[in-house]
RNA sequence: GGGGCCGUAAUUCAGUGGGAGAAUGCUACGCUGGCAGCGUAGAAGUCGAGGGUUCAAAUCCCUCCGGCUCCA
Repeated sequence: GGGGCCGUAAUUCAGUGGGAGAAUGCUACGCUGGCAGCGUAGAAGUCGAGGGUUCAAAUCCCUCCGGCUCCA
């Protein structure tokens, strides 16, 4: 320098055009004498950034940034 994959909640990830979600973690309450554990409820997201396409974009296209990897 060129190619490929990835970037979504604190963490690990799903979601391949119309509802942003799961598990773990966190908070509150209940069960227990207490802890742990279990149950119920809740909070937490400019979907890496900008632009484009579309009635509508996490999703499709372009550029950039970051990570991993292959070639040179």